[in-house]
RNA sequence: ACCUCAUCACGACGCAGGGGAGGCAUACGGGCCGAUGAUCCUGCCGCAACCGCCGGAGCGCCGGCAUGGUGCGUCUUCCGUCCGCCGAACGCGGGAAGAUGAGCU
Numbered sequence: 001a002c003c004u005c006a007u008c009a010c011g012a013c014g015c016a017g018g019g020g021a022g023g024c025a026u027a028c029g030g031g032c033c034g035a036u037g038a039u040c041c042u043g044c045c046g047c048a049a050c051c052g053c054c055g056g057a058g059c060g061c062c063g064g065c066a067u068g069g070u071g072c073g074u075c076u077u078c079c080g081u082c083c084g085c086c087g088a089a090c091g092c093g094g095g096a097a098g099a100u101g102a103g104c105u
Base pairs, nucleotide, nucleotide: 001105003103004102005101006100007099008098014044015043016042017041018040022033023032024031027081028080029079030078045073046072047071050069051068052065053064054063055062056061077097082094083093084092085091
């Protein structure tokens, strides 16, 4: 990196240091954040529970722990652009893509 599976409308929305102009994955449209210092990195703090550990069970699960391996802390993955429910709008559902984890090659 490819592939497979699971989750993504809950929760934490913080403080300090670094840094210094763009950022919210991508293309477009819309909307938003940023010199009152964003995105990003580090530490602390916090959330959560995929792996892990413990217990249970009617195997694909339930309950618990949070030292360890990750992850996350912008209020839906900000929304839409693909399909369906309708002819339109709105709305709902499902995809695609993306993110995270685990596994395989």